[in-house]
Molecule: transfer RNA
Organism: Chitinophagales bacterium
RNA sequence: CGGGAUGUAGUUCAGCCCGGUUAGAAUGCCUGGUUUGGGACCAGGAGGUCGUUGGUUCGAAUCCAGCUAUCCCGA
Numbered sequence: 001c002g003g004g005a006u007g008u009a010g011u012u013c014a015g016c017c018c019g020g021u022u023a024g025a026a027u028g029c030c031u032g033g034u035u036u037g038g039g040a041c042c043a044g045g046a047g048g049u050c051g052u053u054g055g056u057u058c059g060a061a062u063c064c065a066g067c068u069a070u071c072c073c074g075a
Stems, first nucleotide, its partner, number of pairs: 001074007010027004020058001029045005051067005
């Protein structure tokens, strides 16, 4: 320098191809129940402007372009 993959809750991931009701799951965290206490279990709750900046569209996590971080391949 060229090509490819990945980036979504604290963590690990789904959803993207084929745009459309409020962006979900597990785990972690908080509160309550249970227990002598803890763990486990049960119930409830908080936490995301979907890497970033633009574009297309009535409408974008999803389509297009630039940039950026990590990883892989080539030179």